[in-house]
The RNA shown here (transfer RNA) has 72 nucleotides and comes from a Candidatus Uhrbacteria bacterium. The coordinates come from a structure-prediction model, not an experiment, and the mean pLDDT is 82. Its Rfam family is "tRNA". The family's RNA type in Rfam is transfer RNA. Lineage of the source: Bacteria > Bacteria candidate phyla > Candidatus Uhriibacteriota.
RNA sequence: GCCGUUGUAGCUCAGUGGCAGAGCGCAUCCAUGGUAAGGAUGAGGUCGGCAGUUCAAUCCUGCCCAACGGCU
Repeated sequence: GCCGUUGUAGCUCAGUGGCAGAGCGCAUCCAUGGUAAGGAUGAGGUCGGCAGUUCAAUCCUGCCCAACGGCU
């Protein structure tokens, strides 16, 4: 330098054009004499960035950035 894969909640990951979710973690409450386990409720996201396509983009297209892999 070229090619490819990945980028979504604090962590691990789903989702694939129309409302952003799960598990764990976190907070509050219940329960207990108390602790752990258990139950209920809740908070937490510019979906890596910029532009384009579209009535509508996390999703499609281009470029850039980062991580990883391959080639040279």